[in-house]
RNA sequence: CGCCGUUCUCAGGGCGGAGUGAAAGUCUCCACCGGCGGUAAGCAGAUGACUGUAAGCCCGCGAGCGCCCUUCAUCGAAGGGGUCAGCAGAUCAGGUGCGAUUCCUGAGCCGACGGUUACAGUCCGGAUGAAAGAGACCGUGA
Numbered sequence: 001c002g003c004c005g006u007u008c009u010c011a012g013g014g015c016g017g018a019g020u021g022a023a024a025g026u027c028u029c030c031a032c033c034g035g036c037g038g039u040a041a042g043c044a045g046a047u048g049a050c051u052g053u054a055a056g057c058c059c060g061c062g063a064g065c066g067c068c069c070u071u072c073a074u075c076g077a078a079g080g081g082g083u084c085a086g087c088a089g090a091u092c093a094g095g096u097g098c099g100a101u102u103c104c105u106g107a108g109c110c111g112a113c114g115g116u117u118a119c120a121g122u123c124c125g126g127a128u129g130a131a132a133g134a135g136a137c138c139g140u141g142a
Base pairs, nucleotide, nucleotide: 004139005138007136008135009134010133016030017029018028019027032121033111034110035061036060037059038058042053043052044051045050056109057108064087065086066084067081068080069079070078071077072076091107092106093105094104095103113125114124115123
C1' cells in the first nucleotide's frame, strides 16, 4: 500500500406570516427543507501526473407500503424473507462551449405508511428501531 474478515462508532433537514373556518403546523397565498454512493466543463490547492469539493428532480441505493413464508389463530397479531407480483417523487428554457438535464441566468416541479375536530415533505407515531453508506481498531497474507 492492496484484498479479505471480525468488532465497534457514526449515519436527515424543514411551517415563520396572513386568510377561511366550530375545528387546519393538514386547505389557500407567501415562506422553509433537501439522506447515501456514482458521474462533472465549475470552485479551491498543487502544477508533472494530480488532490479536495460540487446534482432533491442524470444513473443507482436506502427506510416504508405491498407480497411471500412460519406460528398463533382465523377481524387479526407476532416473527422471518428483502425485491421477491406490484408501488417507491420530480426539469425545462435561454446563455457559454467541441461537449452541460451537472456551470451561469430565469422559470418550474417533487416528497412512504398510520394518526388527526380538516386533506400533512415540515406536527404526532412505528423509531431509544432499521438502514444506503462513512470511518476507526484489530487479525491474516504479500